[in-house]
About this RNA
The RNA shown here (Lysine riboswitch aptamer) has 179 nucleotides and comes from a sheep gut metagenome.

């Protein structure tokens, strides 16, 4: 510089049963009110649309009809082992436009890997999923200290290298085999 592996509830992306969102949002009826309403993932704001009153819309009644995305997700397939997460700045889509969010790409920085717990953030949610921080568990590499095994040496002592057990200490740009 390549190749090829290991860590295990390993990581991630899709696809989909099912639950849950929710008896909600909304649409029908009836009533009232009303000089304005509408919009994109959310809030602003322009063009456009609807209304001028027997209404757009609000808002209350009604066993009167009734979703959907997002988020989960058993089971399946792919990619793979900085897999992947997370922050910052930039570029671009997402809407005519500005502001947040959200998808992708490039780039830094920071995390080995898993459970579990506290504060936050995310989200309808006590499901999930993100940081920080704790605790435990577990994989590598280096030193240390105990016991073996080993057979360099004529012997003894007990090398080199190895197992095994217990502290210690680093981080994946790491570790093993190899060429």
């Nucleotide at each position: 510089c390549g190749u090829a592996g290991a860590g295990g509830c390993g990581c991630g992306u899709c696809u989909c049963a099912c639950a849950u969102c929710a008896g909600u949002a909304g649409g029908c009826g009836u009533c009232a009110c009303a000089g304005g309403g509408c919009a994109u993932g959310c809030g602003g704001a322009a063009a456009g649309c609807c209304g001028u009153g027997a209404a757009a819309g609000u808002g209350a009644c009604g066993g009167u009809c009734g979703a959907a995305a997002g988020g989960g997700a058993a089971a399946g397939a792919c990619g793979c082992c900085g897999a992947a997460g997370a922050u910052c700045a930039g570029g671009u889509g997402u809407u005519u436009u500005c502001g947040c969010g959200c998808g992708c790409c490039c780039g830094g920085u920071c995390u080995g890997g898993u459970u579990c717990c506290c504060c936050g953030g995310g989200a309808a949610a006590c499901a999930c999923c993100c940081u920080c921080g704790g605790a435990a568990c577990u994989g590598u590499c280096a030193g240390c200290g105990c016991a073996c095994c080993g057979g360099c040496u004529a012997a003894a002592u007990g090398a080199a290298g190895g197992u095994g057990c217990g502290g210690u200490g680093g981080a994946g740009a790491g570790c093993u085999a190899u060429g």
It matches the Rfam family "Lysine riboswitch aptamer". Rfam's curators write: Riboswitches are metabolite binding domains within certain messenger RNAs that serve as precision sensors for their corresponding targets.
The coordinates come from a structure-prediction model, not an experiment, and the mean pLDDT is 77.